[in-house]
RNA sequence: UAUCCCAAACUGCUGUAGGGAGCGGGGGACUCAUUCUGGGGGUGAAUUCCCGAUUCAUUCGGGAUAGGGUGUCUCUUUCCAUCCGAACCCAACAGCUAACCCCGUAGGCGUUUUCGGAAGAGGAU
Repeated sequence: UAUCCCAAACUGCUGUAGGGAGCGGGGGACUCAUUCUGGGGGUGAAUUCCCGAUUCAUUCGGGAUAGGGUGUCUCUUUCCAUCCGAACCCAACAGCUAACCCCGUAGGCGUUUUCGGAAGAGGAU
């Protein structure tokens, strides 16, 4: 980035293994550049600093911050307001990089309508 097309077998419908287009990401020469246990690197807006706690860890809590989103026709700029400022991956290893090679194409939240199922509480007999 997160769309679209085709589709074997099956075949009534459906639409899947898979393939492709578009979009996104990584690896990968010469030249140029760079310096590795104090490891290094990638996706992403998500980086850095301070304070406190501590099992002293890339941990936990708080404050700020680089940066990012939103503010109703569309685009751009400014002001103001508001929110985010994470997480994950590679595994000793990758700078740039033509040819070439590889990977991804998800997930979540809210509103309305319809259908179905289940659980619990109270009361009566």

Annotation
c-di-AMP riboswitch aptamer (ydaO/yuaA leader) from a Chloroflexota bacterium, 125 nucleotides, folded computationally. The prediction has a mean pLDDT of 80. The sequence was found by an Rfam model in a public genome assembly. The model forms 85% of the base pairs in the Rfam consensus.